The RNA shown here (Guanidine-I riboswitch aptamer) has 109 nucleotides and comes from Prosthecomicrobium pneumaticum. Taxonomically the source falls in Prosthecomicrobium (Bacteria, Pseudomonadati, Pseudomonadota, Kaistiaceae). Model confidence (mean pLDDT): 79 of 100. The sequence was found by an Rfam model in a public genome assembly. Rfam family: Guanidine-I riboswitch aptamer. On this family, see Reiss et al., Structure 2017: "Structural Basis for Ligand Binding to the Guanidine-I Riboswitch".
[in-house]
RNA sequence: CGAGUUGGCGGCUAGGGUUCCGGUCUCGAGAUGAGACGCUGGUCCGAGAGCUGCCGCCGGGGCGGGAGACAUCCGCCCCCGGGCACGGCGGGACAAAAGCCCGGGAGAC
Numbered sequence: 001c002g003a004g005u006u007g008g009c010g011g012c013u014a015g016g017g018u019u020c021c022g023g024u025c026u027c028g029a030g031a032u033g034a035g036a037c038g039c040u041g042g043u044c045c046g047a048g049a050g051c052u053g054c055c056g057c058c059g060g061g062g063c064g065g066g067a068g069a070c071a072u073c074c075g076c077c078c079c080c081g082g083g084c085a086c087g088g089c090g091g092g093a094c095a096a097a098a099g100c101c102c103g104g105g106a107g108a109c
Base pairs, nucleotide, nucleotide: 007055008054009053010052011051012050015045016044020042021041022039023037024036025035026034027033057081059079060078061077062076063075064074065073084104086107090102091101092100
């Protein structure tokens, strides 16, 4: 300096806050009222370096089709494979925050 199977979507988890629900406290004669508090919770957000499913992809095999044995192309099915990954500050979104997004970024190795 460069390459990558460093692919896509869904379900969830670690984690995250506080719109809504619930809870607690205060005010209040009282209420289905007002205010405050993230508070074990439900809704909600949620991972490149977490889990999982499906699809896609590489490789191998089989079958079918295009006229034709091979090759090539197209379609379907089956099997197999998919390694590594330390990481800010700062900024952004929604009500808000975050392992979300910028970002497999800067930097480090």